Two RNAs folded together computationally: RNase P RNA and transfer RNA, 444 nucleotides in total. It holds a member of the Rfam family "Bacterial RNase P class A". Its mean pLDDT, the model's own confidence on a scale to 100, is 77.
[in-house]
């Protein structure tokens, strides 16, 4: 000075008009005395970091006698947490010079299946080009010796994403972990670490190809709906469906319960409205402590939207940032025009993915240069 | 609130254990006719809605995403 990673944050700022929603307070009016409604030049308070998607996981309701099957989600190892598929250290793999960033990261020597196309040959490995005749065999020769495949090989070529440990050296007719060393797999053993795992040491010549975001095994966890849940005004009256031996249990099963002879059994009996539920809460903020850190403790202060088809704006002036245009004293400060995103509560948290102009602050790396 | 389904040639659809993406109508050329229609032949035309991820390989299998349509109540 240029170029990148990671992490927290702001989400236009002040005034004034006019509005909008809640709610105090007064004042009026209604009143079944509980409260309702109405107005004011009164007072307060009034969208986010994603309120969104509705992808998870929980409060909270309300149904379900109990058990299993099926279903369905995770899936390193320790923690954090009300739980999570969220997060946090940590080890392992890939990527990147790094600073970092990625990972559905448990099983494939339990089992099924699938690997196209090309190729010999695609998971019981094989035999197209080849390579050898050392033993046997068999041809040719009297012999030496020579050939050769119905033998021996699995090194080399060729095909593929993938070829049955890797590339060397001995070995050998040729040649193979046949044999050594190294590396890699794969057992045992021991040290460290709470664990994942990492390091030593010893051994096995290799038995074990990938694919579980195919099927499936294995461990874990999960009952069903959902504020349109649910209560209350709401207590009647009067009926109404369905079964006919079987029905209720909200996927099936076992099981459990209720059941009859001209009645019995089961289910319905209100919807709309209005009220609650409804915002005080795993709740914000700030200080200390304990922890690498998610986080947890303790103190101390605040009260912070509640509608009910949806209020939270509109305007006007100052002032900020951006972007093009003019000026000129040429790198400045005026002017002037246009532009400031995503988006927007609907029971209520916790995470998680998405979108997002412009813009701030810390922290780390790599490259040049200069001291 | 709750749950589901689609999306491939211009158009309307198939594509199942993942292995070169097709039909049928339209388009274009030619035969065939005096001509045109039909009728044969032959050819063009695919970011498989988008992005990522698994794999040797994705339309197909997961994950987010847009968008469109349907149920329940």
């Nucleotide at each position: 000075a240029g170029g990148a990673c990671c992490a927290a944050c702001u989400g236009g700022a002040c005034g004034g008009u006019c509005g909008c929603u809640g709610u105090g307070c007064c004042a009026c009016g209604c009143u079944u005395c509980g409260g309702c409604g109405u107005g004011a030049c009164c007072g307060c308070a009034g969208a986010g970091g994603a309120a969104a998607g509705u992808c998870c996981g929980g409060g909270c309701u309300c149904c379900c006698a109990g058990g299993g099957c099926a279903g369905g989600a995770u899936g390193g190892u320790u923690g954090c947490u009300a739980a999570c598929g969220g997060c946090a250290a940590c080890c392992g793999g890939c990527c990147g010079c790094g600073a970092g960033g990625c990972c559905a990261g448990g099983g494939a020597a339990a089992g099924u299946a699938c690997c196209a196309c090309a190729g010999a040959a695609a998971a019981c490995a094989c035999a197209c080009c080849g390579c050898c005749c050392a033993a046997g065999u068999c041809c040719c020769g009297c012999a030496a010796g020579g050939g050769a495949a119905c033998g021996g090989c699995a090194a080399g070529g060729u095909u593929g994403a993938a070829a049955a440990g890797g590339g060397g050296a001995g070995g050998u007719a040729a040649g193979a972990g046949c044999u050594c060393a190294c590396c890699g797999c794969c057992c045992c053993g021991g040290u460290g670490g709470u664990g994942a795992c990492a390091c030593c040491g010893g051994g096995g010549g290799c038995a074990u190809g990938g694919c579980a975001a195919a099927c499936c095994c294995c461990a874990u966890c999960c009952g069903g709906a959902g504020c349109a849940a649910g209560g209350c005004u709401c207590a009647a009256a009067u009926g109404g469906a369905g079964c006919g031996a079987g029905g209720a249990c909200g996927g099936c099963c076992c099981g459990u319960c209720c059941g009859a002879g001209g009645c019995g059994c089961u289910c319905c009996c209100g919807g709309u409205a209005g009220c609650c539920g409804c915002a005080c809460g795993a709740g914000g903020c700030c200080c200390g402590u304990g922890g690498c850190g998610a986080c947890a403790c303790g103190g101390g202060u605040c009260c912070c939207a509640g509608a009910g088809a949806a209020a939270u704006g509109a305007c006007c002036g100052u002032c900020c940032c951006g972007u093009c245009a003019c000026g000129c004293c040429c790198g400045c400060g005026g002017u002037g025009a246009c532009g400031g995103a995503c988006a927007g509560a609907a029971c209520c948290c916790g995470g998680c993915u998405u979108a997002u102009a412009a813009g701030u602050u810390g922290g780390u790396c790599c490259u040049u240069c200069u001291g | 609130g709750c749950g589901g389904g689609c999306a491939u040639a211009a158009c309307u659809c198939a594509g199942u254990u993942g292995g070169u993406a097709g039909a049928g109508u339209g388009c274009g050329a030619g035969c065939u006719u005096c001509c045109c229609a039909a009728g044969c032949u032959c050819g063009a035309g695919g970011u498989c809605g988008c992005g990522g991820g698994u794999u040797c390989a994705a339309g197909u299998c997961c994950c987010g995403u847009u968008g469109c349509c349907c149920g329940c109540u």